The RNA shown here (SAM riboswitch aptamer (S box leader)) has 118 nucleotides and comes from Clostridium autoethanogenum. Taxonomically the source falls in Clostridium (Bacteria, Clostridia, Eubacteriales, Clostridiaceae). Rfam family: SAM riboswitch aptamer (S box leader). Rfam's curators write: The SAM riboswitch is found upstream of a number of genes which code for proteins involved in methionine or cysteine biosynthesis in Gram-positive bacteria. The sequence is in RNAcentral, with records from Ribocentre. The coordinates come from a structure-prediction model, not an experiment, and the mean pLDDT is 80.

[in-house]
RNA sequence: AUCUUAUCAAGAGAGGUUGAGGGACUGGCCCUAUGAAACCCAACAACCAGCAUUUUCAUUUGUUUUCAUUUGAAUGUAUUGGUGUUAAUUCCUGCAGAUUAUUUCUGAUAGAUGAGAU
Numbered sequence: 001a002u003c004u005u006a007u008c009a010a011g012a013g014a015g016g017u018u019g020a021g022g023g024a025c026u027g028g029c030c031c032u033a034u035g036a037a038a039c040c041c042a043a044c045a046a047c048c049a050g051c052a053u054u055u056u057c058a059u060u061u062g063u064u065u066u067c068a069u070u071u072g073a074a075u076g077u078a079u080u081g082g083u084g085u086u087a088a089u090u091c092c093u094g095c096a097g098a099u100u101a102u103u104u105c106u107g108a109u110a111g112a113u114g115a116g117a118u
């Protein structure tokens, strides 16, 4: 970088350094010196791994059965590891459909993050 897949209406600092920009892109609309972005710390969450439980379900092996056991699934946890996140619904919108006659709704696209693959 590309492909596949899941999620995107919740949650989270009035700390330190620094010092002007930021909210992906378009058009809007916003945030910002009462301090942007970045870094550090802290926090949130629970996607992957880890850990715990299983009355239930599926599954492997042993066994006559009970039962034990393997893997998965489900539920939980945050003590540990890998990310991620901490203004506004992914801030709204960009394409299509429905509705209404100017809005509202639905779905795509795009984007972001995780996991897997190349």
Stems, first nucleotide, its partner, number of pairs: 001118008013041001015040003021031003025094001027092002042086003047082003050077005057072002061068002090110001095107004